RNA sequence: AGAGUUUGAUCCUGGCUCAGAGCGAACGUUAGCGGCGCGCCUAACACAUGCAAGUCGUACGAGAAAGGGCUUCGGCCCCGGUAAAGUGGCGAACGGGUGCGUAACACGUAGGUAAUCUACCCCGAAGCGGGGGAUAACGAGCCGAAAGGUUCGCUAAUACCGCAUAUGACCACAGUCACUCCGGUGACAGAGGUUAAAGCUGGCCUCUAUAUAUAAGCUAGCACUUCGGAAUGAGCCUGCGGCCCAUCAGUUAGUUGGUAGGGUAACGGCCUACCAAGGCGUAGACGGGUAGCUGGUUUGAGAGGAUGAUCAGCCACACUGGCACUGAAACACGGGCCAGACUCCUACGGGAGGCAGCAGUGGGGAAUCUUGGACAAUGGGCGCAAGCCUGAUCCAGCGACGCCGCGUGAGUGAUGAAGGCCUUCGGGUUGUAAAGCUCUGUGGGGAGAGAAGAAAACGUCGUGGUAUAAUAAGCCACGGCCUUGACGGUAUCUCCUUAGCAAGCACCGGCUAACUCUGUGCCAGCAGCCGCGGUAAGACAGAGGGUGCAAACGUUGCUCGGAAUUACUGGGCGUAAAGCGCGUGUAGGCGGACCGGAAAGUUGGGCGUGAAAGCCCUGGGCUCAACCCAGGAAUUGCACUCAAAACUACCGGUCUUGAGUGAUGGAGAGGGAAGUGGAAUUCUCGGUGUAGAGGUGAAAUUCGUAGAUAUCGAGAGGAACACCAGUGGCGAAAGCGGCUUCCUGGACAUCAACUGACGCUGAGACGCGAAAGCGUGGGGAGCAAACAGGAUUAGAUACCCUGGUAGUCCACGCUGUAAACGAUGAAUGCUAGAUGUCGCGGGUAUUGACCCCCGCGGUGCCGUAGCUAACGCGUUAAGCAUUCCGCCUGGGGAGUACGGCCGCAAGGCUAAAACUCAAAGGAAUUGACGGGGGCCCGCACAAGCGGUGGAGCAUGUGGUUUAAUUCGAAGCAACGCGCAGAACCUUACCAACCUUUGACAUGUCCAGUGUGGGGCCCGGAGACGGGUUCCUUCAGUUCGGCUGGCUGGAACACAGGUGCUGCAUGGCUGUCGUCAGCUCGUGUCGUGAGAUGUUGGGUUAAGUCCCGCAACGAGCGCAACCCUCGCCCUUAGUUGCCAUCAUUGAGUUGGGCACUUUAAGGGGACUGCCGGUGAUAAGCCGCGAGGAAGGUGGGGAUGACGUCAAGUCCUCAUGGCCCUUACAGGUUGGGCUACACACGUGCUACAAUGGCGGUGACAAUGGGCAGCGAAGGGGCGACCUGGAGCUAAUCCCAAAAAGCCGUCUCAGUUCAGAUUGCACUCUGCAACUCGAGUGCACGAAGGCGGAAUCGCUAGUAAUCGUGGAUCAGAACGCCACGGUGAAUACGUUCCCGGGCCUCGUACACACCGCCCGUCACACCAUGGGAGUUGGUCUUACCCGACGGCGCUGCGCCAACCGCAAGGGGGCAGGCGACCACGGUAGGGUCAGCGACUGGGGUGAAGUCGUAACAAGGUAGCCGU
Repeated sequence: AGAGUUUGAUCCUGGCUCAGAGCGAACGUUAGCGGCGCGCCUAACACAUGCAAGUCGUACGAGAAAGGGCUUCGGCCCCGGUAAAGUGGCGAACGGGUGCGUAACACGUAGGUAAUCUACCCCGAAGCGGGGGAUAACGAGCCGAAAGGUUCGCUAAUACCGCAUAUGACCACAGUCACUCCGGUGACAGAGGUUAAAGCUGGCCUCUAUAUAUAAGCUAGCACUUCGGAAUGAGCCUGCGGCCCAUCAGUUAGUUGGUAGGGUAACGGCCUACCAAGGCGUAGACGGGUAGCUGGUUUGAGAGGAUGAUCAGCCACACUGGCACUGAAACACGGGCCAGACUCCUACGGGAGGCAGCAGUGGGGAAUCUUGGACAAUGGGCGCAAGCCUGAUCCAGCGACGCCGCGUGAGUGAUGAAGGCCUUCGGGUUGUAAAGCUCUGUGGGGAGAGAAGAAAACGUCGUGGUAUAAUAAGCCACGGCCUUGACGGUAUCUCCUUAGCAAGCACCGGCUAACUCUGUGCCAGCAGCCGCGGUAAGACAGAGGGUGCAAACGUUGCUCGGAAUUACUGGGCGUAAAGCGCGUGUAGGCGGACCGGAAAGUUGGGCGUGAAAGCCCUGGGCUCAACCCAGGAAUUGCACUCAAAACUACCGGUCUUGAGUGAUGGAGAGGGAAGUGGAAUUCUCGGUGUAGAGGUGAAAUUCGUAGAUAUCGAGAGGAACACCAGUGGCGAAAGCGGCUUCCUGGACAUCAACUGACGCUGAGACGCGAAAGCGUGGGGAGCAAACAGGAUUAGAUACCCUGGUAGUCCACGCUGUAAACGAUGAAUGCUAGAUGUCGCGGGUAUUGACCCCCGCGGUGCCGUAGCUAACGCGUUAAGCAUUCCGCCUGGGGAGUACGGCCGCAAGGCUAAAACUCAAAGGAAUUGACGGGGGCCCGCACAAGCGGUGGAGCAUGUGGUUUAAUUCGAAGCAACGCGCAGAACCUUACCAACCUUUGACAUGUCCAGUGUGGGGCCCGGAGACGGGUUCCUUCAGUUCGGCUGGCUGGAACACAGGUGCUGCAUGGCUGUCGUCAGCUCGUGUCGUGAGAUGUUGGGUUAAGUCCCGCAACGAGCGCAACCCUCGCCCUUAGUUGCCAUCAUUGAGUUGGGCACUUUAAGGGGACUGCCGGUGAUAAGCCGCGAGGAAGGUGGGGAUGACGUCAAGUCCUCAUGGCCCUUACAGGUUGGGCUACACACGUGCUACAAUGGCGGUGACAAUGGGCAGCGAAGGGGCGACCUGGAGCUAAUCCCAAAAAGCCGUCUCAGUUCAGAUUGCACUCUGCAACUCGAGUGCACGAAGGCGGAAUCGCUAGUAAUCGUGGAUCAGAACGCCACGGUGAAUACGUUCCCGGGCCUCGUACACACCGCCCGUCACACCAUGGGAGUUGGUCUUACCCGACGGCGCUGCGCCAACCGCAAGGGGGCAGGCGACCACGGUAGGGUCAGCGACUGGGGUGAAGUCGUAACAAGGUAGCCGU
């Protein structure tokens, strides 16, 4: 520090996800030790049991029992003035727990308190005199189950109450000084009033009294009282700071202030009465939700975010609610009272209780410990002290919960052991790993030694000091001695012991380090995201191996980070989400130039504070570390103070450039009102006139003989204003268009007189705001939602047509939205130009105007820099800056629900969530596609010729049938295809019968034979089995039955498979397409995918060539090179040929090689020449020349990059899978030949361009020894016989046929030949299923073929025959050969296919694409909903416990006064206001449930249509 994921690819936007760190965790697997920490996050749920706050006899009275001893049995003594209880004092308000409540001065921070208090402790000053009356305990009586209560009686105090005293304090009064925030406060002196106290213990005898000693004395200590101070703690007040919701916008009656009083320690509406009507609030009041706050913790580079366990500070609470009492302090966790709920006891009358103390229990929960030890240490309470108490605390226990440390061994050890796994079978890997050898001893075990933590206090001894009458005692300091350890026989140390007892977990497709085999087969499963799994899974599961971490490792949850994904640091808004439809303007924010002042912001210095702990640095202590200790730094903050004056704000003064005013001038569909004009449509009336008109793609509905349409004239009425008219003008936008008049707004130009910053923006607010719509009243010609009809269509609630109502128009009022768009907020300044246009001004020239030049303001287009993801923007910015406002934060759900506001309604504004997806999107690129465009080509159409589709037959296919009808091929590009040939064989299929190392290959062993072949017999369908006979006697040899071979047998490796997968493959092939395309290198352009080149202008059959050009070259294709045909030449003549010379029946023979021909090599054609045309080019044109051939001369071979998961595992090869007495092998028979039917390809025909008969002319390619087979002979014929010749330019197949002549005369025929019968021929082991052919006979359909469709452009089509491959035989098929030999092409509009350029795209599996909505089904969350249940808040009223307060107090009462009566004072009681709980009625709000209902989301191949994306087939979209 980044990465994955939207696409075919790219850039961007944007979300989702991952890698990091952390945790009071939990869960899974695993687990050796120790140290230090931590341990109910949930039910502030309920709690059994024990403990957690007591102590003081030196405040007081009283004072046991049990036990022991003694006893005279009465009792006494010890324990013991002890325990327990009581009065009293102090403590219990600390310590400990929890986080319910609380959004608050609760907390943090800085201050204030002149508005306050503070027990115990400390310092200072002063005092502590003298009296009194009670009451618990106790005793007695009574009540009660208990808890407890009551009456009478006795008693003490440091309990209580007067009195005295008053340094002082307090109160009121008046005075002086000082300070002051002007409210007041402090100090000083004055006179008046009010107000205290308590003793206990030790010691001593100086004074006094009794007199060996003691006390009322002295002294010491501890207490007590008053005052002042200090310290500590607390109260109160204030500034600032820290959560969410505005779908909470208004709130408040003690409310805000005042006066008076009360109350408090203290200010204060804190409380009361009266008076006033204020207070708070968009800088967020009030309301709702959530929450203890902080130091810190965690993350982060930081800023920031999240968090508030343990430790520390503060707050709040103690079953729930309320209340006060006591006290220095409480409204009190282990106190009280009342009410409520709950639990327990009960004799049913009544009582008791509060673990959010420590343990512990139940419950809840994913989840959180022992009913331990000790007060030894630290600390706390009480006490003079000893001491007691202390679940605070210190320790131990449990838990891998976290952090840290250690160990599970170390060294050596290669036959790289065995085993496992993989394997290309060679090996590789596990792996120096193990074993083995040599060592070590942490942890564990055994034995022993054994701490630090402890310093005291106390006591005692000694020395010194203090006070004193004192050498007592006490107190203080120092020293000596004595005593105290829960942990714990622990840490630690020593010795012994043996490598012995101690390793797991996750992961291995990418991100992300780590790979193979097997199993599974969209199953089982995995998954953080992308995504894996449908038979070869590095992604599932197992294994081997590897990677990572390690006593742990993973998973889950949560936080921060990455995320610049809320952007202060540090983002955006033309098209990705995002500029309000537009203006006016309030608050607010921001604001021109100069001078001066002050100092709020700002900057610097100082000072205080910012607790400790923590983080960081340094040092130190535990063997290290974690941990702990000490010191420092830091704590970015706040307050105070001193200073500076640049900038901003403020105050004062000045200026003119911003802004405005004035004068002059012209431009304009700017707005409002009134009037007015012509054209056109429609209607009405009249005239002319006759049969149609209208409308459409075509029609029909419709109108018209009752006279339409057309045409002429007249009239009525409403609406809109042609031409001018223009990326022209005006307006803020919406918007504005005949003409005239009136009223009126704004802008602009020129002049430079005036004001002097008066400005910009603008949350709320207010106004304007197209169309549609709504209300009321008018108006209504045309147009026209709805509606009706006619068409179209599968349907057509549409598009088209005929009608037609709201509406469109006017007036007034509402609505307030639009794709209200420049998808671009307003304002200001700055930053190249070129060019058009509108308005105005100036200059030059001119008589004047135009042109031209310059300036200002508008409106367009192009473009530099710059910006941008790109497209594009570019002085009219989307550039560079400033100011202000609005808005955005993934897609869907949704601009929806609920709530609120507005509206008559329609609806508008504001505006979520659950749930769901991993994308949604922008721009650009390459393709593909389009019922887009342009150019061009092709037997593509057209023009022609002949066919197919109809018939019969042949053949292939589908289907059906079958035991089997083997399999494959499937639009073109399967279907006379694989098959160049199924009777057996082939053959893969079926039935039956057989074989099992096999029909075939290699290897091992044993036995035998040592070769190959023929014939016969038996069983059998045959394979096979058995028997017999004849002929021949293998190869090599080192001459050895040595090697090979063969046969039989055995076991095993293996053979074999036309079994599966062509979607695992190779090879081969088809197709687009013989179409002209497909690419590369370098350069250039672009962020990039990519582009350029290859586009453009011409041209070509061609990306063929030329020109141009940021391209220049090159490759695969095209063409050419190759073969063949056509002309010529050369060479060569046998089997070929014969012109000349002989010769024959005959080129038969001699001869010859000229010709033909054969087969080898050359030549020839190149737009080369001429003319025209074209850019002078390439090229094109020419019944131009020449030439056998002329513009690639004809034909062939040749098939670019690629596409179709095209075809083939059944040609062959091959991975994997499957079968192995069978899915292998053999045999016989059957089947592939079936047959209602459908399709393809053909043949033969339907006839006279023909049939039949006759005649007998002309060809080429080929083939031939298991062959072609002549002549001759036989047969009507197929054919038979025969065997010459020929291994072929020699012989044979071999006859060419169409042709020509004659006849038939339009008919199912002298056409056609199917079918069938009979008789034959040939091949073959064998023609039944199931061959071909022949003869005779039979003589079907068929008279030129519907929709549709195929081939062909010249030696072509058509037509005619011939040959060949396969093959025993079996072509109408296939391949090849020659003969005869046409017609037509205007042309490219249309159909099909293709090429190039271009436009659009939401397609990229690429239009056979994508995709929308209803309906049906399932599931999910959610809105409404009669209601219903609950929480919470609130209003009014009722009730009104405890309690304090007020009033009363006729009943009652110890202290004081009084002789008494009585008084003062008090108590009970009564009444009242307040008030918790509770009740009644109502309201707000938030939740749960809810018949039914609304839409939404998701889901495998459901239904209906086709809305959108191409001109998406009616352009689409927005508002209504």
Molecule: small-subunit ribosomal RNA
Organism: uncultured bacterium